[in-house]
């Protein structure tokens, strides 16, 4: 340095399936296989609740199980613009509103693999939310400083 095995961790629009589909078959049964969410975005800690955000596409992205970084309530920790401290609000790199702006993959096309269902790779276009620029607004109490 390489290989194999085991264990642990991480990877969570994630895993799995009894549906659907394909192949073989001694034919309605068995065996093997394919598919079962397209990307964007997403985790301070604890408890509880809950069909867990956003759009794209529409023959099942139907149906089901499990999980989950979501949301809501409460508590704790750490933060947050306008001088400081505290509270409120908000956030887990951070206020509210408005205008504008940016970002994807599937679909599709081509090539390749597979008997097939289908899969892989490459290429093109397009989104919303979170996000960014700009504009406006941004509470209460106390303290300090400056100016008039």
């Nucleotide at each position: 340095g390489g290989g194999u095995u085991u264990u642990g961790g991480a990877u969570a629009g994630c895993g799995c399936c009894a549906g659907a589909c394909c192949g073989c078959u001694u034919u309605u049964u068995g065996c093997g296989g394919u598919u079962a969410a397209c990307g964007a975005g997403g985790c301070g800690g604890g408890a509880g609740a809950u069909c867990a955000u956003c759009g794209a596409a529409u023959c099942u992205u139907c149906g089901g199980c499990g999980g989950a970084u979501g949301u809501c309530u409460c508590c704790c920790c750490g933060g947050u613009a306008c001088g400081g401290u505290g509270c409120a609000g908000c956030c887990g790199c951070a206020g509210c509103g408005g205008c504008c702006g940016a970002c994807a993959a599937a679909u599709c096309u081509g090539c390749g693999g597979g008997c097939a269902a289908c899969c892989g790779c490459a290429g093109c276009a397009c989104a919303a939310a979170a996000c960014g620029u700009c504009c406006g607004c941004g509470g209460c109490a106390c303290c300090u400083c400056u100016u008039a």
The prediction has a mean pLDDT of 76. Predicted 3D model of a 148-nucleotide RNA (glmS glucosamine-6-phosphate activated ribozyme aptamer). Its Rfam family is "glmS glucosamine-6-phosphate activated ribozyme aptamer". Rfam describes the family as follows. This entry contains a glucosamine-6-phosphate activated ribozyme that is found in the mRNA for GlmS. GlmS is an enzyme that uses fructose-6-phosphate and glutamine to generate glucosamine-6-phosphate. It is annotated as a riboswitch. The model forms 86% of the base pairs in the Rfam consensus. It was read from a public genome assembly, where an Rfam model found it.